[in-house]
RNA sequence: UGAGUCGGCCAGGCGGCCGCGUACCGACCCUUCCUCGUGGAGGUGAUCGGUCCGAGGAACGUCCGGACUCCACAGGGCACGGUGCUGGGUAACACCCAGUCGGGGCGACCCGAAGGAAAGUGCCACAGAGAACAGACCGCCGAUGGCGGGUCAAUCUCCGGAGUGACCCGCACAGGCAAGGGUGAAACGGUGCGGUAAGAGCGCACCAGCAUCCGGGGUGACCCGGGUGGCUCGGCAAACCCCGCCAGGAGCAAGGUCGAACAGGGGGAGUGCGGCCCGCACGCAGACACCCCCGGGUGGACCGCUAGAGGUGACGGGCAACCGUCACCCGAGAGGGAUGGCCGUCGGGCGUCGCGAGACGCUCACAGAAUCCGGCGUACCGGCCGACUCACCAC
Repeated sequence: UGAGUCGGCCAGGCGGCCGCGUACCGACCCUUCCUCGUGGAGGUGAUCGGUCCGAGGAACGUCCGGACUCCACAGGGCACGGUGCUGGGUAACACCCAGUCGGGGCGACCCGAAGGAAAGUGCCACAGAGAACAGACCGCCGAUGGCGGGUCAAUCUCCGGAGUGACCCGCACAGGCAAGGGUGAAACGGUGCGGUAAGAGCGCACCAGCAUCCGGGGUGACCCGGGUGGCUCGGCAAACCCCGCCAGGAGCAAGGUCGAACAGGGGGAGUGCGGCCCGCACGCAGACACCCCCGGGUGGACCGCUAGAGGUGACGGGCAACCGUCACCCGAGAGGGAUGGCCGUCGGGCGUCGCGAGACGCUCACAGAAUCCGGCGUACCGGCCGACUCACCAC
């Protein structure tokens, strides 16, 4: 200097002029009570003035986990669902941190749906001989048996020959092989030597794997080392399944207080009902509860509603996630649902021109609270900071 990896922060700044919303303060109009009166204490809505504050890092998705609320004796179980290496963090989690193992990358780092395939069932297309206790397409052998030919020897001979034995050559028929080649994503261990007719863990040496025993390290997943052994017993569970752990249901349109009004209406089914299925327990119900249909009334005010598993800083513990102590702070709470517009200036990015200073033009994203919090996923114009890796160059 260039290319990358990981983590954190910001989300345009400043000034001016208008304009919004809650809360609070004051004034004024109206009204109630007390007071002889001046005046004082309250209430309600409108108006005016003032003070503080006023969308996010994702507010999006609604994918997880909770807090909180209501129902159920709040208990146990079946079914269903979630999760899946170990340890730690947390209110909890499928999240986060640290590790182990596996994969990718030169590396910093990144990814993992990471328990079990000798409990069972199932699948592995096509190609190929053969895809789980499989298999012979091309090939190799043919020692032994078989077929054909030749040579030699002895025996017999009716002198034409016959059978026998040994040796040689050929065929590749029977038979043997799975080492070499081929097919395929994958072929029932790898390399070498011996052995064999040719071969094969058939045997041996060294590896890998598996089983088993022992030693060492670690909380653990697991890692390292040694002995013995048969020689070797694929893949997929993000297939069904088995095993371990977790989990009641519904959700702020949860739920509650006050006020008002109507028709304490009419009909139905059925022996049940209690917010997934089944059953136990308990409670409600017998022509009613639950449920279904028709009809009537209300659609008001308030709470829940923002002080929290909260934020910031310092110190301490811990590799870290995070935890503890102390100090300080209170940062929307709307209710058809508020924060916007204009002007000026600065700034960021891109492009063009320029030696440069600079000039001109264009542009500045994703996106809007509604009970709240911890995560994950997705969208996004740009900027700043820190640490680390690789390559090249200079000293």